Context: one part of a larger RNA
RNA sequence: ACCAGGGAGUGCAUCUACAUGGCGAGUCUAACUGGAUCAUCCAGGAAGGCGCAGGGAAACCGACAAGGCCGCAGCAUUGCGAGGGCCGCCGUGUUCAAGCGCGGGGAGUCAAGUGGGUGCGACCCGAAACCAGAUGAUCUACACGAGGGCAAGACGAAGCGUGGCGAAAGCCACGUGGAGGUCUGUUAGGGUUGGUGUCUUACAAUACCCUCCCGUGACCCGUGUGUAGGGGUGAAAGGCCCAUCGAAUCUGGCAACAGCUGGUUCCAGCCGAAACAUGUCGAAGCAUGACCUCAGCCGAGAUAGUCUGCGAGGUAGAGCGACCGAUUGGAAGACCCGCCUCCGAGAGGAGUCGGCCUUCCUGUCGAACUCCAAACUUGCAGACGUCGUAGACGCUGGGAAUCCGGACUGCGGGGUAAGCUUGUGGUCCGUGAGGGAGACAACCCAGAGCCGGGUUAAGGUCCCCAAGUGUGGAUUAAGUGCGAUCGAAGAUUGUCUCGAGCCCUAAACAGCCGGGAGGUGAGCUUAGAAGCAGCUACCCUCUAAGAAAAGCGUAACAGCUUACCGGCCGAGGUUCGAGGCGUCGAAAAUGAUCGGGGCUCAAAUCCACCACCGAGACCUGGCGGCAGGCGACACCACACGCCUGACCCAGUAGGCUGGCAUACUGUGCGGGUGGAAGUAGGGGUGAAAACUCCUAUGGACCGAUUAGUGACGAAAAUCCUGGC
Numbered sequence: 001a002c003c004a005g006g007g008a009g010u011g012c013a014u015c016u017a018c019a020u021g022g023c024g025a026g027u028c029u030a031a032c033u034g035g036a037u038c039a040u041c042c043a044g045g046a047a048g049g050c051g052c053a054g055g056g057a058a059a060c061c062g063a064c065a066a067g068g069c070c071g072c073a074g075c076a077u078u079g080c081g082a083g084g085g086c087c088g089c090c091g092u093g094u095u096c097a098a099g100c101g102c103g104g105g106g107a108g109u110c111a112a113g114u115g116g117g118u119g120c121g122a123c124c125c126g127a128a129a130c131c132a133g134a135u136g137a138u139c140u141a142c143a144c145g146a147g148g149g150c151a152a153g154a155c156g157a158a159g160c161g162u163g164g165c166g167a168a169a170g171c172c173a174c175g176u177g178g179a180g181g182u183c184u185g186u187u188a189g190g191g192u193u194g195g196u197g198u199c200u201u202a203c204a205a206u207a208c209c210c211u212c213c214c215g216u217g218a219c220c221c222g223u224g225u226g227u228a229g230g231g232g233u234g235a236a237a238g239g240c241c242c243a244u245c246g247a248a249u250c251u252g253g254c255a256a257c258a259g260c261u262g263g264u265u266c267c268a269g270c271c272g273a274a275a276c277a278u279g280u281c282g283a284a285g286c287a288u289g290a291c292c293u294c295a296g297c298c299g300a301g302a303u304a305g306u307c308u309g310c311g312a313g314g315u316a317g318a319g320c321g322a323c324c325g326a327u328u329g330g331a332a333g334a335c336c337c338g339c340c341u342c343c344g345a346g347a348g349g350a351g352u353c354g355g356c357c358u359u360c361c362u363g364u365c366g367a368a369c370u371c372c373a374a375a376c377u378u379g380c381a382g383a384c385g386u387c388g389u390a391g392a393c394g395c396u397g398g399g400a401a402u403c404c405g406g407a408c409u410g411c412g413g414g415g416u417a418a419g420c421u422u423g424u425g426g427u428c429c430g431u432g433a434g435g436g437a438g439a440c441a442a443c444c445c446a447g448a449g450c451c452g453g454g455u456u457a458a459g460g461u462c463c464c465c466a467a468g469u470g471u472g473g474a475u476u477a478a479g480u481g482c483g484a485u486c487g488a489a490g491a492u493u494g495u496c497u498c499g500a501g502c503c504c505u506a507a508a509c510a511g512c513c514g515g516g517a518g519g520u521g522a523g524c525u526u527a528g529a530a531g532c533a534g535c536u537a538c539c540c541u542c543u544a545a546g547a548a549a550a551g552c553g554u555a556a557c558a559g560c561u562u563a564c565c566g567g568c569c570g571a572g573g574u575u576c577g578a579g580g581c582g583u584c585g586a587a588a589a590u591g592a593u594c595g596g597g598g599c600u601c602a603a604a605u606c607c608a609c610c611a612c613c614g615a616g617a618c619c620u621g622g623c624g625g626c627a628g629g630c631g632a633c634a635c636c637a638c639a640c641g642c643c644u645g646a647c648c649c650a651g652u653a654g655g656c657u658g659g660c661a662u663a664c665u666g667u668g669c670g671g672g673u674g675g676a677a678g679u680a681g682g683g684g685u686g687a688a689a690a691c692u693c694c695u696a697u698g699g700a701c702c703g704a705u706u707a708g709u710g711a712c713g714a715a716a717a718u719c720c721u722g723g724c
Base pairs, nucleotide, nucleotide: 002723003722004721005720006719011120012119013118014117015116016115017114018113020111021110022109023108026050027049028048032044033043034042035041054061055060064088067087068086069085070084074080075079089104090103091102092101093100094099123263124262126260130253131252132251133250134249135248141227142226143225144224145223147221148220149219150217152184153183154182155180159176160175161174162173163172164171165170189214190213191212194210195209197208198207229245231241232240233239266659267658268657269656270655271654276289277288278287279286280285292399293398294397295396296395297394301387302386303385305384306383307382308381309380310379311378312377313376317372318370319369324366325365326364329361330360331359332358333357336355337354338353340351341350342349343348405429406428407427408426409425410424411423412422413421414420434445435444436443449623450622451621452620453619454618455617459613460612461611462597463596464595468610470609471608472607473606474605475604481599482598490584491583492582494581495580496579497578498577499576500575501574502573503572511568512567513566514565515564517541518540519539522536523535524534547562550561551560552559624649625648626645627644628643629642630641631640660713662710663709664708665707666706669703670702671701678697679696680695681694682693683692684691685690
């Protein structure tokens, strides 16, 4: 791990709501007493409680046995009308008054039951802790008393002796001597530095081996004693105080408290949330509201949606020759200001430029600008639509859950951005199954009672894999692509389509053949400068044409091309722009990949079309549940029968409702040695919890009905005990 057994909303008190029953302006007994066939029961017992009157802080005062109208159900026939509503009236408080607050035309009380609140262990298990009283110094820390222990060797302090030196103090040498928290040391004994060795369910809850340190001392050891828990002891590490120490151990308070974690046991039916707001020593909690559910009351209208009419708004956008503010360039012009230049002896004058202002032309902006101005939102009314006597809308009360939300999408704020954060509207997940997207909470399709048959949606149709190797046209050569990853700026004579300009049968473009000359080596410069270092100019002639030379080249020439012209050839050429699909740009860690195989007039991409596949969707047959209606029985009805449901049947937390099972008790009734319970296997029924039958075993008790009682249902709690 697994299996079996055990294992969690209980009791008392009290408050509140509901449903049932008793009595009812009343109702109930408590303690206690008596009786008895004695825990039960019968009778007594109103002391007292609640109710019957309220208002007021109090003093104190003290109310409708019904006046009017409306009106549901019902009765009935156009009215009456229980309950109900609106007035009126009354009590009291406030009070000059008016008005206002609370109350008034009788329903309570007791019992057992259920839901919930509160106090108690309060659904169960769970701390770290706190306090009290005891027990510990046989471990260990320190101290005290009287004891015990330390091979051998080394070094050689003081003191002393002898000798030498010296005037002396004293010094030197050699001996002797034997000091020391001295040295070496596997003496005994004690310790524990490194190997980060071995071991690591160990030999061992701290060991083993090697290495290492101390070893006459602040040394080591035995023994007898002392110090005790907020206390001791500590050469001080929060160390040690019996394998326990930042407060020992044991027992008790104790079922400590836990807003925290985990767990909480049978089935089904109906409805079905929230993760928001406000407050909070509040933020892991709670209360109130919003939202869910159930019951009751009322009795006829209600208003999510669309459109229209009349109003409200100043956002998106737009605009600024309409304000405020910002803002590019040019032109013109008057006053003023400034630098500079010129004229003048000076005052001053003239001029270029700049600033400021005006006009004209030109180019732009604003959350806190607006001459404008949507969509949209919103108020009222009407129409349509929808809901509603099968009771809407509304009101009252019982019970909750929830208070960490998330994704996508439209519009915003913050942020470089984020599977980011913060708003707002919608939809989804949460609480939603099914089909598609390879797998994939929220993306696409679609909202699931059960069993069948068909048709479609999204998405697909070569094979894996159901359905087209479908039809017509085009593009792509990059395996681009076949991916919901569309990989950027930039580059591209890859290729396709479209448009425009120019040249062209008086022959374009490219290619080939030929010419490409003369004055002249232009002038200057320069060593040289001859078309081609540089400067200046850039003429003329012959021509079909040919530069005072566009490039290469030489020291300078030479030489090779080009422009330009002719010939051959014979139909398009060239430039720019736009679009489609591609290409480069393009780097990641184990082996790659569109899900894979694989695919090129496609199984890629674009356009058009026809078929088919494909879900729990839609259609359809049958059945079930639920809801509503009808029928009969004296009433009621959940039982029975029939009808209706296109517009009912997903569901976590949660509310409400109906059942199954279990042990025992009462009741009335059954089964059993002709075989009970239990156990094992098998058959059947029910939507399920479950029930029932058969066979075998077993060998003596068992069951259903109805009413009640409860230590009543396990898969989980690092659950407990046992087995294995």
Large-subunit ribosomal RNA, domain II from Halogeometricum sp. wsp3, 724 nucleotides, folded computationally. Its Rfam family is "Archaeal large subunit ribosomal RNA". Rfam links the family to the GO terms structural constituent of ribosome and ribosome. The full RNA is in RNAcentral, with records from ENA and SILVA. Model confidence (mean pLDDT): 82 of 100.